[in-house]
Context: one part of a larger RNA
RNA sequence: CGUAUACGGUGGAUGCCUUGGCAAUCAGAGGCGAUGAAGGACGUGGUAAUCUGCGAAAAGCGUGGGGGAGCUGAUAAACGAGCUUUGAUCCCGCGAUGUCCGAAUGGGGAAACCCACCCAGUGUAAGCUGGGUAUCUUAGACUGAAUACAUAGGUCUAAGAGGCGAACCCGGGGAACUGAAACAUCUAAGUACCCGGAGGAAAAGAAAUCAACCGAGAUUCCCUAAGUAGUGGCGAGCGAACGGGGAACAGCCCUUAAGCUGUGUGAAUGUUAGUGGAAGGACCUGGAAAGGUCCGCCGUAGUGGGUGAUAGCCCCGUACACGAAAACUGAUCACAGUGAAAUCGAGUAGGUCGGGACACGAGAAAUCCUGACUGAAUAUGGGGGGACCAUCCUCCAAGGCUAAAUACUCCUGAUUGACCGAUAGUGAACAAGUACCGUGAGGGAAAGGCGAAAAGAACCCCUGUGAGGGGAGUGAAAUAGAUCCUGAAACCGUAUACGU
Numbered sequence: 001c002g003u004a005u006a007c008g009g010u011g012g013a014u015g016c017c018u019u020g021g022c023a024a025u026c027a028g029a030g031g032c033g034a035u036g037a038a039g040g041a042c043g044u045g046g047u048a049a050u051c052u053g054c055g056a057a058a059a060g061c062g063u064g065g066g067g068g069a070g071c072u073g074a075u076a077a078a079c080g081a082g083c084u085u086u087g088a089u090c091c092c093g094c095g096a097u098g099u100c101c102g103a104a105u106g107g108g109g110a111a112a113c114c115c116a117c118c119c120a121g122u123g124u125a126a127g128c129u130g131g132g133u134a135u136c137u138u139a140g141a142c143u144g145a146a147u148a149c150a151u152a153g154g155u156c157u158a159a160g161a162g163g164c165g166a167a168c169c170c171g172g173g174g175a176a177c178u179g180a181a182a183c184a185u186c187u188a189a190g191u192a193c194c195c196g197g198a199g200g201a202a203a204a205g206a207a208a209u210c211a212a213c214c215g216a217g218a219u220u221c222c223c224u225a226a227g228u229a230g231u232g233g234c235g236a237g238c239g240a241a242c243g244g245g246g247a248a249c250a251g252c253c254c255u256u257a258a259g260c261u262g263u264g265u266g267a268a269u270g271u272u273a274g275u276g277g278a279a280g281g282a283c284c285u286g287g288a289a290a291g292g293u294c295c296g297c298c299g300u301a302g303u304g305g306g307u308g309a310u311a312g313c314c315c316c317g318u319a320c321a322c323g324a325a326a327a328c329u330g331a332u333c334a335c336a337g338u339g340a341a342a343u344c345g346a347g348u349a350g351g352u353c354g355g356g357a358c359a360c361g362a363g364a365a366a367u368c369c370u371g372a373c374u375g376a377a378u379a380u381g382g383g384g385g386g387a388c389c390a391u392c393c394u395c396c397a398a399g400g401c402u403a404a405a406u407a408c409u410c411c412u413g414a415u416u417g418a419c420c421g422a423u424a425g426u427g428a429a430c431a432a433g434u435a436c437c438g439u440g441a442g443g444g445a446a447a448g449g450c451g452a453a454a455a456g457a458a459c460c461c462c463u464g465u466g467a468g469g470g471g472a473g474u475g476a477a478a479u480a481g482a483u484c485c486u487g488a489a490a491c492c493g494u495a496u497a498c499g500u
Stems, first nucleotide, its partner, number of pairs: 001499009015485001016449002020420002022417007029409002031164002039101003042055003046079001049075003061095006070083003106115003116133007135161009168199001169197005179186001183233001209216002220247005230238002251401003254345001259338006270328003274322003280295005296313002298302001304316003350374008360386001381396005436443002456484001459471004
C1' cells in the first nucleotide's frame, strides 16, 4: 500500500411526517379613496431585537351583545408589577382616537422634511388649541379689457372629480420575431404592447333582419351545420352563413313613458359572535392502549382531527336542533333625479375618389363605417333580397332604454383531490420578495423534523473558571444530548487476518 471482515468518523441520500403550496367545486363578495385609500416612515410594552397589533387616547379607549375562569399577542422562558365571578382575558357589532409621508390638496421638497397665511377661542404676553387656504370640471353670483353694447379675462360660493386595485369588458392607437422551408402581397394579428373609460359583469339588443314564394320573428352563449360554401403570391394559410338542437327569455319609449339610479322605509331570509348535542368497561402485552381477548352500548352522529401505538362510545367535533342588543342584506311603498333627442329622425340615404370592416386580399363584389367632394325622396315614399334590371317577397335607416342565459377571481367561507411532500409543491412550510448582488431598472437564494413529556443532563472528574469528553442521573430509547428521527454512498480512520 492492497484485499477481506468488524467497529467507527464524515456526509445527509432514503423512509416516514407536515405547519406550506397546487388545482378545483359550491356559495359569498366584486371594490377601496378628499369622512384622506392602496402602500409606507416613525413610534408604541416594566424589556435589547424582529414579527403581530395599535397610533401621542398608541399589544390599546367607550359602548352593545356573546362567553364563563383564568389572564397581561409570538419567537420566549424566567423575573417584576398587576387585572379578574362587582364577570377579567377572549370573540362579534357599532363608535372614539388615528403622528408623518403618500392622489397628498396652503407653498416648497432630495417621500416620511422645510416654510407660511387667514379665521375663531384662550392668554398681559410669548404662545397654545381648533378650523381653513391645491387644481380641474360644472352651476350660480359679482365684476370686467382692447371696444360703445358685448365678449375674453378676473373674483367668490356650491357640488363633483383626481389616486389605487388580479383578471374579465368596451373604445382609440398598434408592432416584430415567426410561417410561407428565401421574400415583398399574405401570415403571425387586430395578437403583444400603449392610452382612455366602465361595471359586477361589460358589450349587444327588440329588424330599413333573415328566408325563398314555405315561412321565421330582439340580443347573448353552447352544440351542430363544417374544416363545408368560399377566400387565398388559389401558396402558406384564412374560413363563414342559412338551417337544426339547446341555455335563457321581455319587452318598451320619444303627449313627461317603459325602465334605470339615488334617498328614506324596512317584511321575509341570510351574514357578522355563539348554545345544546347520544353511547365503555375489565383483563393481557407494553414506557404508554386507542392494539389483543371477553362482555356491552349509541347511531338522523362510523366526515375529520387530537389524545404516550390503530378510539363511533376519552377530548374537540359531526348528524340534528336552536340563537342576535347592534350592523349589514333587502321584498314592498313613498319621494327625487334621469330618461329628454324633438315637430318619426337631412348635409342624412345614395354617388365619386381614398381607406377600413365584413371568412371575402378590388375582385363580377353586394352589405357596413367614413377622410375629401357632392347630394335625394318623404309612406302615392324609402331600404334590402351578393354586380345590375324587371317582377315578386320582406322590412321601415338617419332618436333612445332594457333583466337573464355569457366572461373573470386580488378577496371570504365550506368542501374535494388515482395533486406535491422540503433539490418536490408558490421564489418563499423557517425574521422571504428576506439575506445578498446591481448606480438603477432589476435580479434573488439557502435554510423544516430531540422526546409522549424538557423529564434539556443536579453532582463529581480531566481541562485554559475553555472547547470537548468521562462518570452519575432522566428517559422505552441518549449511537434520541440540543451540529439532536431514520442515517445510504462517495471520502477518512481503528482493530484483526492475509498478500506484497
The part of an RNA shown here (large-subunit ribosomal RNA, domain I) has 500 nucleotides and comes from Reinekea forsetii. Its mean pLDDT, the model's own confidence on a scale to 100, is 85. The organism belongs to Reinekea, within Bacteria. The RNAcentral record of the full RNA draws on Rfam.